[in-house]
Context: one part of a larger RNA
RNA sequence: UUGGGCGUAAAGCGCGCGCAGGCGGUCACGGGCAGUGGCGCGUGGAAUCUCCCGGCUUACCUGGGAGGGGCCGCGUCAGACGACGUGACUUGAGGCAGGUAGAGGAUCGCAGAACGGGCGGAGUAGGGGUGAAAUCCGUAGAGACCGUCCGGAAUACCAGUGGCGAAGGCGGCGAUCUGGACCUGUCCUGACGCUCGGGCGCGAAAGCGUGGGGAGCGAACGGAAUUAGAUACUCCGGUAGUCCACGCCCUAAACGAUGGCAACUCGGUGUUGGGGGUAUCGACCCCCCCGGCGCCCCAGCUAACGCGGUAAGUUGCCCGCCUGGGGACUACGGCCGCAAGGCUAAAACUC
Repeated sequence: UUGGGCGUAAAGCGCGCGCAGGCGGUCACGGGCAGUGGCGCGUGGAAUCUCCCGGCUUACCUGGGAGGGGCCGCGUCAGACGACGUGACUUGAGGCAGGUAGAGGAUCGCAGAACGGGCGGAGUAGGGGUGAAAUCCGUAGAGACCGUCCGGAAUACCAGUGGCGAAGGCGGCGAUCUGGACCUGUCCUGACGCUCGGGCGCGAAAGCGUGGGGAGCGAACGGAAUUAGAUACUCCGGUAGUCCACGCCCUAAACGAUGGCAACUCGGUGUUGGGGGUAUCGACCCCCCCGGCGCCCCAGCUAACGCGGUAAGUUGCCCGCCUGGGGACUACGGCCGCAAGGCUAAAACUC
């Protein structure tokens, strides 16, 4: 456990799929059973409540009487709404046909720049680094330059206030496989829908297991500086890791700090995808419609900030969550995990 709330005060599960459950479009007909409503009868303890009368001088208190309400049962009537049954419908939902955009996902292959390294050439005394230096590299020939080969990771410009995805997230090029969205037609099905406890799946980075890979970067670590010190900031190195395959982990400022779906509610402007019209030889321009992404703003909302058709406005349905701070994203228990730990989640005490 009522009530009131959840962008920033406590509070939206990280995201999805979905069983049970809850809720559910338009029209017609039907019966009238535990929904609902009317009427009748019964029941509805006492106290309490309201009214009337009485007792303490009044009141509080108290005695008596009446009434009301709610719950339940039986009977009966009603048939709007709900439920149920039957039939029908197309606007919700789905399908079909034609078209479109996209870093949506998976696998394989390829490319160039940069970087590091090997070998060769040519060449000589420096290079590197900083606030300044030093550690460091270099006469065993470095750095700079040229040629050639190897390697791993990431894809400048395009690039956007842009696009795609449920979220996490996704960015060179090509191929194969594959998910979703949008527009047009209004051809088909005919409410097939929405949400969702439990459940199942996905889930950045770091981390873990086995095997591989390792260029650059780089926790830890070593060293050079700085400093009173310097377990840092700066510099020289550098292991795990970062990458790949498979299997785990399941967290986050997983953020729009804003759950999902639907309906309704002034305008303006930009951009992205599509369609129609106008114009034109054609494209552009211009106008209209649908979908997305932004900005500004009316009403309204808000404690304010702000939100404002992508609502935090006005409503409906379903789920999750909050209930003073600390103790405590804790203990114990349970479940999960190889571990790290995760999920669930108190109390004493204290302010």
The part of an RNA shown here (small-subunit ribosomal RNA, central domain) has 351 nucleotides and comes from a soil metagenome. Its mean pLDDT, the model's own confidence on a scale to 100, is 87. RNAcentral holds the full RNA, with entries from SILVA. It matches the Rfam family "Bacterial small subunit ribosomal RNA". Its family is annotated with ribosome and structural constituent of ribosome in the Gene Ontology.